Predicted 3D model of a 504-nucleotide part of an RNA (small-subunit ribosomal RNA, 5' domain) from a metagenome. Its mean pLDDT, the model's own confidence on a scale to 100, is 85. Rfam family: Bacterial small subunit ribosomal RNA. The RNAcentral record of the full RNA draws on SILVA.

Context: one part of a larger RNA
RNA sequence: GGACGAACGCUGGCGGCGUGCUUAACACAUGCAAGUCGAGCGAUGAAGCUUCCUUCGGGAAGUGGAUUAGCGGCGGACGGGUGAGUAACACGUGGGCAACCUGCCUCAAAGUGGGGGAUAGCCCUCCGAAAGGAGGAGUAAUACCGCAUAAUAUGGUUUCAUUGCAUGAUGAAAUCAUUAAAGGAGUAAUCCGCUUUGAGAUGGGCCCGCGGCGCAUUAGCUAGUUGGUGAGGUAACGGCUCACCAAGGCGACGAUGCGUAGCCGACCUGAGAGGGUGAUCGGCCACAUUGGGACUGAGACACGGCCCAGACUCCUACGGGAGGCAGCAGUGGGGAAUAUUGCGCAAUGGGGGAAACCCUGACGCAGCAACGCCGCGUGGGUGAUGAAGGUUUUCGGAUUGUAAAGCCCUGUCUUCUGGGACGAUAAUGACGGUACCAGAGGAGGAAGCCACGGCUAACUACGUGCCAGCAGCCGCGGUAAUACGUAGGUGGCAAGCGUUGUCC
Numbered sequence: 001g002g003a004c005g006a007a008c009g010c011u012g013g014c015g016g017c018g019u020g021c022u023u024a025a026c027a028c029a030u031g032c033a034a035g036u037c038g039a040g041c042g043a044u045g046a047a048g049c050u051u052c053c054u055u056c057g058g059g060a061a062g063u064g065g066a067u068u069a070g071c072g073g074c075g076g077a078c079g080g081g082u083g084a085g086u087a088a089c090a091c092g093u094g095g096g097c098a099a100c101c102u103g104c105c106u107c108a109a110a111g112u113g114g115g116g117g118a119u120a121g122c123c124c125u126c127c128g129a130a131a132g133g134a135g136g137a138g139u140a141a142u143a144c145c146g147c148a149u150a151a152u153a154u155g156g157u158u159u160c161a162u163u164g165c166a167u168g169a170u171g172a173a174a175u176c177a178u179u180a181a182a183g184g185a186g187u188a189a190u191c192c193g194c195u196u197u198g199a200g201a202u203g204g205g206c207c208c209g210c211g212g213c214g215c216a217u218u219a220g221c222u223a224g225u226u227g228g229u230g231a232g233g234u235a236a237c238g239g240c241u242c243a244c245c246a247a248g249g250c251g252a253c254g255a256u257g258c259g260u261a262g263c264c265g266a267c268c269u270g271a272g273a274g275g276g277u278g279a280u281c282g283g284c285c286a287c288a289u290u291g292g293g294a295c296u297g298a299g300a301c302a303c304g305g306c307c308c309a310g311a312c313u314c315c316u317a318c319g320g321g322a323g324g325c326a327g328c329a330g331u332g333g334g335g336a337a338u339a340u341u342g343c344g345c346a347a348u349g350g351g352g353g354a355a356a357c358c359c360u361g362a363c364g365c366a367g368c369a370a371c372g373c374c375g376c377g378u379g380g381g382u383g384a385u386g387a388a389g390g391u392u393u394u395c396g397g398a399u400u401g402u403a404a405a406g407c408c409c410u411g412u413c414u415u416c417u418g419g420g421a422c423g424a425u426a427a428u429g430a431c432g433g434u435a436c437c438a439g440a441g442g443a444g445g446a447a448g449c450c451a452c453g454g455c456u457a458a459c460u461a462c463g464u465g466c467c468a469g470c471a472g473c474c475g476c477g478g479u480a481a482u483a484c485g486u487a488g489g490u491g492g493c494a495a496g497c498g499u500u501g502u503c504c
Stems, first nucleotide, its partner, number of pairs: 001504004006500005013376006019369002021334001026332003030329003035074003040071002043068001048063006081287003091211007100204002105200008113147001115145002123136005153178011183192003213259003220250003225247008262284004266277004289310005312323004340366001342365003348362001349360004379409004389400004413445001415440005423431001448493005453474003459488005469476002
């Protein structure tokens, strides 16, 4: 000098765009953050309409289909948060899988026949303070289960061909065995689904080479440990797990241990090499009160799912229950320090749905903060009796100083009035009567902070008297201090200025 997610002191006019718990991965009141589908299913059956009756209040029947607890489907594995752990194939980069999976989506081939038994909801009975639960009767399905049919799927046997770096891979033929389905809407056409298979796309899983911290005042480490055979398990290879066998494996090219740490694209600095950092934005990973576990599923060992254990908090009729903000706001606490319990689904994107639409604290906006960057303003011209006042003085003057006043103007920002968007394609705008435009008024409402001994741009007076104080270094202060304090003046930067901290 540059930089910052900064803080502190003094000061503070406006706008645009960004950024905002770096500390306690501390504890959390309250609200919201993941639902949707009635065109899968039974049930419920509002308004309205029609007919009949009526004591004129209404009632009955039909039609109609609002509403939704339940069964069922898809989605809750995305999106959002945090960085505790992790020195590891976690990440980056380049490869491999002849060792793998992939819902929804796209293309293609074929099929969708015929049956069955349950169970929630509802009703009845009962237990419990509650959370919730038990029994009985009975019911539906795109829920569940057999049967039929089926191969280019899967498995076995046999034969042949092609081919690879190895285990092997691919293709063809024959034969045997196994395996599927669900309907809904519509007058219909048809559409949406369902089943099997192949291919693609997308997303993932596993393996390997190389790369990126400190300490040797850490030198030895290792028993599923290293390898083999066999088996189990997995989507898949593999000590991944197990039985048996062998005795191996790693290490000064730094094993092991300890400490520290999410990694990267990038960001800061620097001429570069390099050094430092890993906020915001983007990619990957890990975690979700602590520890463990599996279930469901295409996908989880699952933040707003389940079970167990621990700590903590709450309710209780003391028998037993409920909870998890490292989602968005917000509260307490910690701290030098970090915002609103806001508006809207209008846009973009996501989930569900045939659609209408519903949901969406993702997101779009608004609010707060000079926290940062950028832009603008706080007036312009003229004006010498060089006014008054202040300061100083050698008492002549000098300086503040064209500075002010005065005169002539301007209207950025601001104030008022009127109009008023783009963003949305016919409709739909939270932002927002915002941006912007026009008109009007009036210099009116808008400047501070630090420094002035040298480094280092900028000097005098008074007070103080090694006191009070200053200070980044050298150093100032003990009676004329350009170094302390105040004033005048001057210099620098400016809605900021200075200080502190950290990095280069």